[in-house]
RNA sequence: AGUCCCAAAGGGCAAACCUGUCGAAAGUCGGGGUCGCAAAACCAAGGGUCUAACGUGUUUAUCACUAUGACAGCCGGUUGCUAAG
Numbered sequence: 001a002g003u004c005c006c007a008a009a010g011g012g013c014a015a016a017c018c019u020g021u022c023g024a025a026a027g028u029c030g031g032g033g034u035c036g037c038a039a040a041a042c043c044a045a046g047g048g049u050c051u052a053a054c055g056u057g058u059u060u061a062u063c064a065c066u067a068u069g070a071c072a073g074c075c076g077g078u079u080g081c082u083a084a085g
Base pairs, nucleotide, nucleotide: 005085012037013036017032018031019030020029022027035073041078042077043076046075047074048071049070050069055065056064057063
């Protein structure tokens, strides 16, 4: 110096819920909040899940199908901080 295991420190993010905002909705964004997360950083042209406005069908409804919409804190891909012993 490199590799493997790895405590600790410096820190980081922010679930539910409350509130305001945008949206047809799913859900987003801001404030509060702090369930948890070693990637809870980034990626929607891999998989999966959610919604169904428009559209289509029809037995005309509180129906069915459908993503061009959404979810990365679902899996996945990419990148990154620290490291005593």
A computed fold for an 85-nucleotide RNA from an uncultured Paenibacillaceae bacterium, annotated as c-di-GMP-I riboswitch aptamer.
Its mean pLDDT, the model's own confidence on a scale to 100, is 83.
It was read from a public genome assembly, where an Rfam model found it.